Model confidence (mean pLDDT): 81 of 100. This is a predicted structure of a 66-nucleotide RNA (transfer RNA) from a marine eukaryotic metagenome. Rfam family: tRNA. The family's RNA type in Rfam is transfer RNA. Its family is annotated with triplet codon-amino acid adaptor activity in the Gene Ontology.
RNA sequence: CGGUAGCUCAGCUGGAUAGAGUAGUAGGUUCCUAACCUAUUGGUCGCAGGUUCGAAUCCUGCCCGG
Repeated sequence: CGGUAGCUCAGCUGGAUAGAGUAGUAGGUUCCUAACCUAUUGGUCGCAGGUUCGAAUCCUGCCCGG
């Protein structure tokens, strides 16, 4: 400094019902595949506490990676 979806990451000025790309699944297109298009699936936001009406976001400790 970083840890957020299977993977790569955004969001970190507290108010979203947590997002994008990719991947998976289904369908369309095609003689078939790939590509492309549409829909859809998927998260204890590293763990445990604290502050707050409200925490991915602030504070403390711990764990893991650099």